[in-house]
């Protein structure tokens, strides 16, 4: 230099064109002598950034950035 892979909640991950969800984690309540545990409610993302396609994009498609692996 050249290719591949990956980017969504504080974290680990799902969503394969139609209003973005789980588990932990954080609050606050229940239960308990306390604490843990368990149970229930809340909080939470302009899906890396620019752009095009489309009636609608996280999802196609270009660039470009950072992480990672391959190759010379």
């Nucleotide at each position: 230099g050249c290719g591949g892979a990956u980017g969504u909640a504080g974290c680990u991950c799902a969503u394969u064109g139609g209003u973005a969800g789980a588990g932990c984690a954080a609050u606050c309540g229940a239960c308990u002598g306390u604490u843990a545990a368990u149970c229930g409610a809340u909080c939470g993302g302009a899906a890396g950034c620019g752009g095009g396609u489309u009636c609608g994009a996280u999802u196609c498609c270009c660039g470009u950035c950072a992480u990672u692996u391959g190759c010379u």
A computed fold for a 72-nucleotide RNA from a Pseudomonadota bacterium, annotated as transfer RNA. The source organism's lineage runs through Bacteria, Pseudomonadati and Pseudomonadota. The coordinates come from a structure-prediction model, not an experiment, and the mean pLDDT is 80.